This is a predicted structure of a 386-nucleotide RNA (Bacterial RNase P class A) from Roseivivax halodurans JCM 10272.
RNA sequence: GCGGAGGGCCGGAUGGCCGCGGGCGGCGUCAAGCCGCUCGAGGAAAGUCCGGACUCCCUGAAGCAACGGUGCCGGGUAACGCCCGGGCAGGGCAACCUGACGGAAAGCGCCACAGAGAUGAGACCGCCCCGGGCCCGUCCCGGGGUCAGGGUGAAACGGUGGGGUAAGAGCCCACCGGGGGGCCGGCAACGGCGCCCGCAUGGCAAGCCCCACCGGGAGCAAUGCCGCAUAGGGAUCUCGCGCGGGGCAACCCGCAGGGCCGCUUCAGCCCGAGAGAUCCGGGUUGGCAGCUCGAGCCGCCGGGCAACCGGCGGCCAAGAGGAAUGGUCAUCUCCGUCCUUUUCGGAGGACGCAGACAGAAUCCGGCUUACAGGCCCUCCGCGCUA
Numbered sequence: 001g002c003g004g005a006g007g008g009c010c011g012g013a014u015g016g017c018c019g020c021g022g023g024c025g026g027c028g029u030c031a032a033g034c035c036g037c038u039c040g041a042g043g044a045a046a047g048u049c050c051g052g053a054c055u056c057c058c059u060g061a062a063g064c065a066a067c068g069g070u071g072c073c074g075g076g077u078a079a080c081g082c083c084c085g086g087g088c089a090g091g092g093c094a095a096c097c098u099g100a101c102g103g104a105a106a107g108c109g110c111c112a113c114a115g116a117g118a119u120g121a122g123a124c125c126g127c128c129c130c131g132g133g134c135c136c137g138u139c140c141c142g143g144g145g146u147c148a149g150g151g152u153g154a155a156a157c158g159g160u161g162g163g164g165u166a167a168g169a170g171c172c173c174a175c176c177g178g179g180g181g182g183c184c185g186g187c188a189a190c191g192g193c194g195c196c197c198g199c200a201u202g203g204c205a206a207g208c209c210c211c212a213c214c215g216g217g218a219g220c221a222a223u224g225c226c227g228c229a230u231a232g233g234g235a236u237c238u239c240g241c242g243c244g245g246g247g248c249a250a251c252c253c254g255c256a257g258g259g260c261c262g263c264u265u266c267a268g269c270c271c272g273a274g275a276g277a278u279c280c281g282g283g284u285u286g287g288c289a290g291c292u293c294g295a296g297c298c299g300c301c302g303g304g305c306a307a308c309c310g311g312c313g314g315c316c317a318a319g320a321g322g323a324a325u326g327g328u329c330a331u332c333u334c335c336g337u338c339c340u341u342u343u344c345g346g347a348g349g350a351c352g353c354a355g356a357c358a359g360a361a362u363c364c365g366g367c368u369u370a371c372a373g374g375c376c377c378u379c380c381g382c383g384c385u386a
Base pairs, nucleotide, nucleotide: 001382002381003380004379005378006377007376008375009374010373012332013331014330015329016328017327018326020040021039022038023037024036025035026034027033042357046368047367049366050365051364052363053362054219055218056217057216059267060266061265062264063263064262067215068214069213070212071211072086073085074084075083076082087101088099089098090097091096102210103209107208108207109204110203111202124150125149126146127145128144129143130142131141132140133139134137158176159175160174161173162172163171177199178197179196180195182193183192184191185190223289224288225287226286228283233280234279235278236277237276238275239274242255243254244253245252246251257271258270259269260268296315297314298313299312300311301310302309303308335352336351337350338349339348340347341346
């Protein structure tokens, strides 16, 4: 210098004028309104895909079942399907990137087309042996051996080489691969070493399934309070009311039956229909609360490879309630085009001009997706120079 890999950050600034939403203060008898001060979008506020906080609903606990989710190991975290570190596999010369990455000798199912055969398979061609035939051939017929070769396929029951054989074959041997158990290293995933076994056991679990772990439902239009209808609803009393016992009675006790979570067990709770009276109550988008101080943000120090954690100090930064955060002008900066100049690093001028994705709605941690332009750091490969 060229090409590449990883990570972090910014994503206009200042001022004037006009305007908008929240809060505080003042004026205004109240109200309407006016004035002043102050605060007022993002790195993704987005998709609403995961995980939580919070609230309400569902008798509780344990076990089981069903359904859904997650899936190498260790760590982080309130939690996660997130993050960090590591292992293994694949890609790249490398920096580095990618991964639904538990189980296929528990069982079921499927494996298109082609092919003889798709799983404890398979003689289509071929190879070899034996017998027979004649038109005696590189022939035909029959019987048997063979998975080494050909051919099909995504995949053909380990691979290469040698021995062996009629031809072949883990039939035998060496190496590679596989399985088993052992030792060593590591918390572990896993790795290394040597030993034994010639070793039938394909692929798909993103078809069902098995194993381990996790999981109630609904959502701030949750929910609570106040105001204000009808109906439904609730409580008490009277009449009424399964069986047995006690009591004059009100009522009490026991039993039976029924109900309350999908099933079981245990525990707990409740008790008929109807009629009448009295009281409570009731929420159709009005008001207030929930509402923003929180697993918060910033800085320094310490621990840790890191994610992250701890200590100290400082700070308060939209809170609307169908939605405000806008418009315009000037100057500057960035950027683009052109021109001049240059010691080739740059400097000056003219014009254009802020130009991307996007818009809080209970809040928080993540992931994913969108994004004009720009800045910084680390690393890799190649070339040149010394």

It matches the Rfam family "Bacterial RNase P class A". By type it is a ribozyme. Rfam describes the family as follows. Ribonuclease P (RNase P) is a ubiquitous endoribonuclease, found in archaea, bacteria and eukarya as well as chloroplasts and mitochondria. Its mean pLDDT, the model's own confidence on a scale to 100, is 76.